[in-house]
Context: one part of a larger RNA
Molecule: small-subunit ribosomal RNA, 5' domain
Organism: uncultured alveolate
RNA sequence: UAUGCUUGUCUCAAAGAUUAAGCCAUGCAUGUCUAAGUAUAAAUCUUUAUACGGUGAAACUGCGAAUGGCUCAUUAAAUCAGUUAUAAUUUAUUUGAUAGUACCUUACUACUUGGAUAACCGUGGUAAUUCUAGAGCUAAUACAUGCGUUAAGGCCCGACUUUUUGGAGGGCUGUAUUUAUUAGGUAAAAACCAAUGCCAGCAAUGGCUUACUGGUGAUUCAUAAUAACUUCUCGGAUCGUAUGACCUUGUGUCGACGACGUAUCAUUCAAAUUUCUGCCCUAUCAACUUUUGAUGGUAGGAUAGGGGCCUACCAUGGUGAUAACGGGUAACGGAGAAUUAGGGUUCGAUUCCGGAGAGGGAGCCUGAGAAAUGGCUACCACAUCCAAGGAAGGCAGCAGGCGCGCAAAUUACCCAAUCCUGACACAGGGAGGUAGUGACAAAAAAUAACAAUGCAGGGCCUUACGGUCGCUGCAAUUGGAAUGAGUACAAUUUAAACCACUUAACGAGUAUCCAUUGGAGGGCAAGUCUGGUGCCAGCAGCCGCGGUAAUUCCAGCUCCAAUAGCGUAUAUU
Numbered sequence: 001u002a003u004g005c006u007u008g009u010c011u012c013a014a015a016g017a018u019u020a021a022g023c024c025a026u027g028c029a030u031g032u033c034u035a036a037g038u039a040u041a042a043a044u045c046u047u048u049a050u051a052c053g054g055u056g057a058a059a060c061u062g063c064g065a066a067u068g069g070c071u072c073a074u075u076a077a078a079u080c081a082g083u084u085a086u087a088a089u090u091u092a093u094u095u096g097a098u099a100g101u102a103c104c105u106u107a108c109u110a111c112u113u114g115g116a117u118a119a120c121c122g123u124g125g126u127a128a129u130u131c132u133a134g135a136g137c138u139a140a141u142a143c144a145u146g147c148g149u150u151a152a153g154g155c156c157c158g159a160c161u162u163u164u165u166g167g168a169g170g171g172c173u174g175u176a177u178u179u180a181u182u183a184g185g186u187a188a189a190a191a192c193c194a195a196u197g198c199c200a201g202c203a204a205u206g207g208c209u210u211a212c213u214g215g216u217g218a219u220u221c222a223u224a225a226u227a228a229c230u231u232c233u234c235g236g237a238u239c240g241u242a243u244g245a246c247c248u249u250g251u252g253u254c255g256a257c258g259a260c261g262u263a264u265c266a267u268u269c270a271a272a273u274u275u276c277u278g279c280c281c282u283a284u285c286a287a288c289u290u291u292u293g294a295u296g297g298u299a300g301g302a303u304a305g306g307g308g309c310c311u312a313c314c315a316u317g318g319u320g321a322u323a324a325c326g327g328g329u330a331a332c333g334g335a336g337a338a339u340u341a342g343g344g345u346u347c348g349a350u351u352c353c354g355g356a357g358a359g360g361g362a363g364c365c366u367g368a369g370a371a372a373u374g375g376c377u378a379c380c381a382c383a384u385c386c387a388a389g390g391a392a393g394g395c396a397g398c399a400g401g402c403g404c405g406c407a408a409a410u411u412a413c414c415c416a417a418u419c420c421u422g423a424c425a426c427a428g429g430g431a432g433g434u435a436g437u438g439a440c441a442a443a444a445a446a447u448a449a450c451a452a453u454g455c456a457g458g459g460c461c462u463u464a465c466g467g468u469c470g471c472u473g474c475a476a477u478u479g480g481a482a483u484g485a486g487u488a489c490a491a492u493u494u495a496a497a498c499c500a501c502u503u504a505a506c507g508a509g510u511a512u513c514c515a516u517u518g519g520a521g522g523g524c525a526a527g528u529c530u531g532g533u534g535c536c537a538g539c540a541g542c543c544g545c546g547g548u549a550a551u552u553c554c555a556g557c558u559c560c561a562a563u564a565g566c567g568u569a570u571a572u573u
Stems, first nucleotide, its partner, number of pairs: 001569005009444001011442001015437001016404001022402003026399003031063002037060002043055003061423001070357003080278003085273002089271002095266004109237001113144002120136001123133003153173005160166001174234001176230001178228006197208004214221001236260001238259004244254003247250001280328003287319003294316008332354003336347004359380002362377003382393001384391002410435001412434003418431001419429003450479003453475005458469004484513001486506002488503001490502001516562005521543002527557001529556004538545002
């Protein structure tokens, strides 16, 4: 694990893995809205609603749908485990920071620009689908476009000049992208020269000063600068709640708290590669790999990024009895489980972690994230509807059905709990919970207790008559007491119930409210009792029993073992 017989209570609880990763009717399992994106519903509720009342179907927009759940087919240095690395990378969301530079120019929207489209209305097509066509409207945080307000400094060009310690004027200068260049320092001390700056000075000259550099074990790092580059990234034309302050009363100026959005840097959640070590059986597998990458180099391409990952050109390498390569596995790996004095041996489909997969292969879109399947496109195998023209499909999600088998549950209820998702305190969730089935396992534990009487047997004291004992057992004798199993008002439980726990009222004498399963020669606990059978029928794991007195068969009685369980088969220690 399966199965046979049996089964009163209560708690807990595995459950179509093994065989067919075989096939599936039907239903459901992923949707989502706040004060705060978009409302003229010819929807509704009321009434201070005259651009705009509240609620709000539908639809656009945003986000999610890459999580979860299921299964174990593949897979043997692969996965996986422990341990490294990313200075070789991406990262929606979360949280924290940061963004004065936009125009290139003279009749200009910045109190706000443009054109669509759905829902809607109407006309239709098809046997048919979550199929859609044509006409007519109208929105935005959809899709586009696009101003404003300002510093100082620096760099370059440079008319003109007294060629000097001059300089009118002009150009460039936010962030991001791509390329190139530069800085990103430093063992110690002294002297000398030069240059710049400052001070004194009309001048000659004299004196003073010597500055700045983050991080790592390590970088072409961080960071900064220069020259260019760019189908020019971002720098808010958005929404809600309050409405205030200042006066020069102008449709003036300034202004709070949020929401959403946005680029970069960090953070978080991750991801992707990666270092070292470690795996079952097999030599009736001894050589394997390389023209079609095998091992290395150079360059390029591709990638988020390193790399023969791919391409071109070179070199000829790389692995192997320390078992390569090949084959097998009724092989997903681990944490773990059983057993065991120790060492070991066997198991691990299964609730946690990692991997892989969605009938089989392959390819791809969207997106921060998928090579996604409750997404798409082909092919193969299955297979559904059809008016025969066409159309639709993927339960190894939850239920359920067929098949397969030794072998496995309800087409139930609910989002109340735990959590997840969403625009969200509100919705959704077969994730999950709750009942149903359920002798997979596991915990507790009824089926009687007591007394008197009678009977049998002990112990003790005995003068052997008897006495005594709160010793033991037996009894279809008698007696009252005690209880739940069950039935059940009620409350409780619970989302609602059920069960259980509480609890009125009922509820035990053959207490018929009846315990079983195996055994009784040995191993091995318990009969040399009776009847039947007669080497037959049968039993018996093994030894053996049975041929007319069977301790072993079939029965009766009695007894033994475990007990709400016990036997059998198989695997394993």